[in-house]
RNA sequence: AAGCUCAUUGUGAGAGAGCACCGGCUCCCUUGCCGGUCGCCGAAGGUGCAAGCCGUGCGGGCAGGCCACAGCCCGGCGGUGACACUCUCAGGCAAAUGGAUCGCAAUGUGCAG
Numbered sequence: 001a002a003g004c005u006c007a008u009u010g011u012g013a014g015a016g017a018g019c020a021c022c023g024g025c026u027c028c029c030u031u032g033c034c035g036g037u038c039g040c041c042g043a044a045g046g047u048g049c050a051a052g053c054c055g056u057g058c059g060g061g062c063a064g065g066c067c068a069c070a071g072c073c074c075g076g077c078g079g080u081g082a083c084a085c086u087c088u089c090a091g092g093c094a095a096a097u098g099g100a101u102c103g104c105a106a107u108g109u110g111c112a113g
Base pairs, nucleotide, nucleotide: 003111004110006108007107008106009105010104011103012102013101018038020037021036022035023034024033025032039093040092041091045089046087048085052080053079054078055077056076058075059074060073061072062071
């Protein structure tokens, strides 16, 4: 110098679902906000867990003359355990904002001497 991991920032792309109804705030309308009602979405965030791994004599089996102990196997119980899956708590359902994820660039940590 270059590369890779992670994080942050900038920038480009970025889905789904009622511009729902009722009441209130605002001089009126629109927009916005608050509360309520029903219907929906999954890609902020959050919840849950399969195999595997670990533990546990709690049950059974193998072998051992018997008991206990130790070993192995099967099951139960507990822990750990992924997703764009799941739930729909939160969030969202015109535009705007937000938005997982991906591309590019920069900065920083580490790999790392």

Glycine riboswitch aptamer from a Chloroflexota bacterium, 113 nucleotides, folded computationally. It was read from a public genome assembly, where an Rfam model found it. Its mean pLDDT, the model's own confidence on a scale to 100, is 79.